[in-house]
RNA sequence: GCUCGUUCCUAGGGGGGCCCUCUUGGGCUGAGAUACCGUCGGGUGUGUUCGUUCCGGCGGUGACCCUUCGAACCUGAUCCGGGUUAUGCCGGCGCAGGGAACGGAACUCGCUUCUUG
Numbered sequence: 001g002c003u004c005g006u007u008c009c010u011a012g013g014g015g016g017g018c019c020c021u022c023u024u025g026g027g028c029u030g031a032g033a034u035a036c037c038g039u040c041g042g043g044u045g046u047g048u049u050c051g052u053u054c055c056g057g058c059g060g061u062g063a064c065c066c067u068u069c070g071a072a073c074c075u076g077a078u079c080c081g082g083g084u085u086a087u088g089c090c091g092g093c094g095c096a097g098g099g100a101a102c103g104g105a106a107c108u109c110g111c112u113u114c115u116u117g
Stems, first nucleotide, its partner, number of pairs: 001111002005107005010101001011067004017028004035061009073098003079092004
């Protein structure tokens, strides 16, 4: 000086499915299956000051994963095969197309170079 690895920091990217019950719940895969707040729309309910509850959209925070050595994640895809109560559940597709840092610090191992004795 460099490579790999680990941890931390900063910055950025990303997803949140399926089944049963229908409720405060349970089950499957997974690192993670929406925990909290705000706002908007719809439904419910009932009193009319406004709130309850459910669903959905959007935004923020948190957890988790990933950041070019990139299968985190998206597209193809309302895809193909297998399996399941069901589902990107498993495999294929996939040296297909995209995709966010050639960031910083510390440490370990290894390699290499130089200097001195």